[in-house]
RNA sequence: AGAGUUUGAUCCUAGCUCAGGAUGAACGCUGGCGGUGUGGACAAGGCAUGCAAGUCAAACGGACUGUCUUCGGAUAGUCAGUGGCAAACGGGUUAGUAACACGUAGGAAUCUAUCUUGAAGUCUGGAAUAACUCGGAGAAAUCCGAGCUAAUACCAGAUAGUCCCCGACUCUAUGUCGGGGUAAAGUAUCACUUUUGUGAUUUCGCUUCGAGAAGUGCCUGCGUCCUAUCAGCUUGUUGGUGAGGUAAUGGCUCACCAAGGCUAUGACGGGUAGGGGGAGUGAGAGCUUGUUCCCCAACAACGGUACUGCGACACGGACCGUACACCUACGGGUGGCAGCAGUCGAGAAUCUUCCACAAUGGGCGAAAGCCUGAUGGAGCGACACCGCGUGUUUGAUGAAGCCCUUCGGGGUGUAAAAGACUUUUCUGUCUGAGAAAUUUUGGCUUGCCAAAAUGAUGUUAGGACAGGAAUAAGGGGUGGCUAACUUCGUGCCAGAAGCCUCGGUAAUACGAAGGCCCCAAGCGUUAUCCGGAAUAAUUGGGCGUAAAGCGUGUGUAGGCGGUUUUAAUAGUGGCUGGUUAAAUUCCGAGGCUCAACUUCGGAGCUGCCCGCCAAACGUUAAGACUAGAGCAGGUGAGAGGCUAAUGGAACUUACCAAGUAGGGGUGAAAUCCGUUGAUAUGGUAGGGAACGCCAAAGGCGAAGGCAAUUAGCUGGUACCUAGCUGACGCUGAAACACGAAAGCGUGGGGAGUGAACGGGAUUAGAUACCCCGGUAAUCCACGCCGUAAACGAUGUCAACUAGCCGUUUGGAGUAUCGACCCUCUGAGUGGCGUAGCUAACGCGUUAAGUUGACCGCCUGGGGAGUACGGCCGCAAGGCUAAAACUCAAAGGAAUAGACGGGGACUUGCACAAGCGGUGGAUCAUGUGGUUUAAUUCGAUGAUACGCGAGGAACCUUACCAGGGUUUGACAUCCUGAUGACCGUUUAUCGAAAGAUAAACUUUCUUUUAGACAUCAGGUUCAGGUGGUGCACGGUUGCCGUCAGCUCGAGUCUUGAGAUGUUCCCUUAAGUGGGGUAUCGAGCGCAACCCCUAUCCUAUGUUAUAAGUGUCAUAGGAGACUGCCUCUGUAUAGGGGGAGGAAGGCGGGGAUGACGUCAAAUCAGCGUGUCCCUUUGAUAUCCUGGGCGACACACAUGAUACAAUGGCCGGGACAAUGGGUUGCCAAACCGAAAGGUGGAGCCAAUCCCAUCAAACUCGGUCCCAGUUCGGAUUGAGGGCUGCAAUUCGCCCUCAUGAAGUUGGAAUCGCUAGUAAUCGUGAAUCAGCCAUGUCACGGUGAAUACGUUCUCAAGUCUUGUACUCACCAAAAAUGCGCCUGGCAGGUAUAUAAGUUAAAAAGUUAAAAUCUUUUC
Repeated sequence: AGAGUUUGAUCCUAGCUCAGGAUGAACGCUGGCGGUGUGGACAAGGCAUGCAAGUCAAACGGACUGUCUUCGGAUAGUCAGUGGCAAACGGGUUAGUAACACGUAGGAAUCUAUCUUGAAGUCUGGAAUAACUCGGAGAAAUCCGAGCUAAUACCAGAUAGUCCCCGACUCUAUGUCGGGGUAAAGUAUCACUUUUGUGAUUUCGCUUCGAGAAGUGCCUGCGUCCUAUCAGCUUGUUGGUGAGGUAAUGGCUCACCAAGGCUAUGACGGGUAGGGGGAGUGAGAGCUUGUUCCCCAACAACGGUACUGCGACACGGACCGUACACCUACGGGUGGCAGCAGUCGAGAAUCUUCCACAAUGGGCGAAAGCCUGAUGGAGCGACACCGCGUGUUUGAUGAAGCCCUUCGGGGUGUAAAAGACUUUUCUGUCUGAGAAAUUUUGGCUUGCCAAAAUGAUGUUAGGACAGGAAUAAGGGGUGGCUAACUUCGUGCCAGAAGCCUCGGUAAUACGAAGGCCCCAAGCGUUAUCCGGAAUAAUUGGGCGUAAAGCGUGUGUAGGCGGUUUUAAUAGUGGCUGGUUAAAUUCCGAGGCUCAACUUCGGAGCUGCCCGCCAAACGUUAAGACUAGAGCAGGUGAGAGGCUAAUGGAACUUACCAAGUAGGGGUGAAAUCCGUUGAUAUGGUAGGGAACGCCAAAGGCGAAGGCAAUUAGCUGGUACCUAGCUGACGCUGAAACACGAAAGCGUGGGGAGUGAACGGGAUUAGAUACCCCGGUAAUCCACGCCGUAAACGAUGUCAACUAGCCGUUUGGAGUAUCGACCCUCUGAGUGGCGUAGCUAACGCGUUAAGUUGACCGCCUGGGGAGUACGGCCGCAAGGCUAAAACUCAAAGGAAUAGACGGGGACUUGCACAAGCGGUGGAUCAUGUGGUUUAAUUCGAUGAUACGCGAGGAACCUUACCAGGGUUUGACAUCCUGAUGACCGUUUAUCGAAAGAUAAACUUUCUUUUAGACAUCAGGUUCAGGUGGUGCACGGUUGCCGUCAGCUCGAGUCUUGAGAUGUUCCCUUAAGUGGGGUAUCGAGCGCAACCCCUAUCCUAUGUUAUAAGUGUCAUAGGAGACUGCCUCUGUAUAGGGGGAGGAAGGCGGGGAUGACGUCAAAUCAGCGUGUCCCUUUGAUAUCCUGGGCGACACACAUGAUACAAUGGCCGGGACAAUGGGUUGCCAAACCGAAAGGUGGAGCCAAUCCCAUCAAACUCGGUCCCAGUUCGGAUUGAGGGCUGCAAUUCGCCCUCAUGAAGUUGGAAUCGCUAGUAAUCGUGAAUCAGCCAUGUCACGGUGAAUACGUUCUCAAGUCUUGUACUCACCAAAAAUGCGCCUGGCAGGUAUAUAAGUUAAAAAGUUAAAAUCUUUUC
């Protein structure tokens, strides 16, 4: 000090995350020692048990025990009680408290036991009471009655002052005088004394009044958390007078009087919280925090109250209430661990029911002493900090084991072993300080000396000796951030992860092993705080587009404010003093072996207060000024606003005239209007709304906004003059006003337009776009609403900082007869641009530049401008405005690509123009599908489908069934045996492979042996057409023979990148030229290579009868826009022409840039890795079958449908090739396939091969399913081959199917091309070849052109795309279903209540009973 993460890459913005430090910590793994610290943070939850506050007999009476006794008593000790002091300290906790609680600095109206000190005094009396005794009540706690008694307990009196009160004098302060009032206690020691007692400059006490020290109470300034979705609060409230009360001031309390007091500088309310010294972190400013230690406060189960006392409203006191717990004889009682230990509970979590008063301190005491869970110590816990150790040294080209390996080796590693040494630590034995001073006794010069005693810790620290490397290492990490890498296992599984992310068969990220890295008695994880984070920005951020300028103005509070003079000084600056407790922090020293720790000294503690000085700035006061601001006078422009009146064009409606069949509308239509007369045309009348041209980047207004003309009323503003005022100014929370459109209310109005709605179309649908209609609305008046992409996405004001060019409107000057023009100078409104700014885009005197003043606003995306609350509104809704949860991004600008039913330019058999096909039929071949034991495998849009295969009957063959073999069909090595093996023949078994037997044959050489071969055995191993083309090499396809793809240096940009390669002309071409911040270069293009067209030369076999050569072979020439003309920029080039066999690349071929498609191929080959293989193999041999199946679909072809033809007969013309396991002539046989035959030929000689067919001549057929077409089938033959059934080809005869030119759609081709005709070759025994690759014969048509389709290139533009434009999702609207709530209507109704009626009861009634409504 930074780093990771948004993107294909970049810069920026912005959030998230990490590396550091810390903790009263917890958890996981591990654990040797010591020192020093530290340890209930949750339940201020409940608590068993023990202890934590007593002491004084030198205040008092008594009881008991011991000793002595002269029995009177004395003495020592113990105990309860009276009395005194203490118990208000010490110890604990942080619940409450937002407050004079705390901190700091001050103040006046106070008190104080004990302590120090000063003055004075300590006299005379009295009445009780506990203890105790007796009696009584109760379970207990405890209590009652009667009687005796003491005091430093209590009371009365005397005396007294500098004390208190009153009065007088004095101006007050204060002083003086007079009057009145208020005290006390003794004990011990010594001496004397018969006792009672007396005395003492004695001891400890007591009383009064002062002073001090220390402490307490009270008051005040300042500081002290969040919230305005808490804005008004307050009646003892604010003040006064008087009284009461207190130690003391005071509404502290009361009576009366007044009506005040607080608040946007945040009252009141709500939430949270003990405060400080300090602690953590940070460079600091800050932020967070308040554990241990110190100070203060508050509390003591919860709430309240007082008493005692110097002091309490009292943790281990009292009383009352409440809750809880315990005892109980049920009547009643008792208790308070937030003291020390300990226990339960809750919790991730926090210790011993220890020792001692030896030290320090405290209480009491004259003292000894007693008490002290304060304290001193020990124990437990790696909880933290610090220190030490777990050995040191020598020791191999380096053991073993383990790991890796390219199999050579490398690593662990001097590490171990082994040798030598040491002993911190450990074990054992011995020794051994300091913490000790007080105190007691004795002595005397009464503050000195001597002696004695006192240690919990403690088996102390430390030291000596002996022993022996002996007793002692782990945790985390190892993809990047972040130091450290390999192998195996796993296979989006198991898992990891702080962020980015890793894992789908080669994982440095999972798990393990080995290595390595970091720290180390610890190491990691989790939680929290600070830092990094300039990510709340005072130091130190922003707001045009990233989050962010209120829609606009007026203006209150507030903030800020021109020049100058004088004075003052609460801001400011300086100096001195006081204070800022100690500890902590820093510096320097000292003590523990060092350190942590601790002691001493200094600094510091940024603050507050008193005093003094200064007067620049600020402020205040009093003046002055005119540059800011305003007023005045003159002049001007304008859709600025309001009101009224008027106008023409268009539209529409009504009527009239005239006129006839359409009109209207659209991409095309239809709905619609029209024979009841439309549209079109003319006229008349009515109506409402909007104002053409002028018109402009123009004008005005604060913004919204404002446009016919005229009139009236009215606001603002600019310029000129420099007369007046004299800072009167700027900004602006709150508030107020204005505020487009839509919308709302009331009443008008309603031509056109036109949400909603209806209809017609379009469409898969079309709740849309288009069309026909059409309500609200749009218009007016009045009243609401208060929002807009209310935008310049840019708040207002002021100052400063290059210019150039327009435009609107003033002024001045020059000029002119005058107006223009021109120049200068203001105010607006635009364009370009310098410096500068900016992430870039861009802004740039109208700033987004440089500064100042004030306001508003922002702090990751989503949730959300939403919910709740409040305010406003008739409503719609507006303003204010969160959280839970969720993501690691969201975003801005620019860059390169890709894409676009964007643009411009250009090209291509891309379209168009033509010719011929495919798609329909039959057949062949391939594929899908289906079937099958198997129908082996691969290829699948273009770029698979007559493709791998340029030859599946066996073989091939990889598939299936069955039968065999296992070092194997094939390779290497070793050993042994046999010289033969192999082979041939025969026999048996067998489907064959193979096995067995017999016979024949019987090798060479360097001759113990080797070679070769077989068999047997052994060891490395063989073998795999098994998987992965998404692990690879090589090869190939497509874009595409398209013209592109890049680099070096330079330059520009913060950068990705750009430039070059863009632009203009041109080309088939990134071909060439011009221009140019580029200059060059590379891979491509072209050329070089081959064939071919013309000529020449040479040679000439096998051509030719020969001469010869048009043929063959070899070499050369020729074509370059070279020449002319036109054009072009003068160039590059283009158009035309001549000459020429050929003309502008003459025609073909080979040649395929960077790359794309994880394209294809592991089955051509090679190859990593995985898998199979030791006896039922995924290897290998064999037989048979399959790859040839067949409802169907597709692709590529063949043959046709006929007369430009078929058939028959005659006749003519090629080229390329192949041939000895071969091509095969003549001749003969056969109707033919073919056979016999054997000449010739290893080929310019012979053969295939008459070399051909289309063609041509003649004949026939006469438009038909035919003399077209030939599928299919039957029969008979031929050939190859072990073999022709599955499953070959050919010949002959017979049979004679579909098919009469093919729907939508679609393919090829631009010249020797298409079309058409045959011929040859590879593979091959033969052939399913109609395929493929070659060869020649005959030989066309058309291209206006680039609008459209497809593809491609260059430039440009938009983009929220980058696995790169294809699909989905999200979102929204509507419909349907369902739940809840609310309102309304109707019906029914329980109990109850009520008006009325009826009945009953009764003499009659009823408030009684029943029923009805």
Small-subunit ribosomal RNA from an uncultured Candidatus Saccharibacteria bacterium, 1413 nucleotides, folded computationally. Rfam family: Bacterial small subunit ribosomal RNA. Its family is annotated with ribosome and structural constituent of ribosome in the Gene Ontology. The prediction has a mean pLDDT of 80. The sequence is in RNAcentral, with records from SILVA.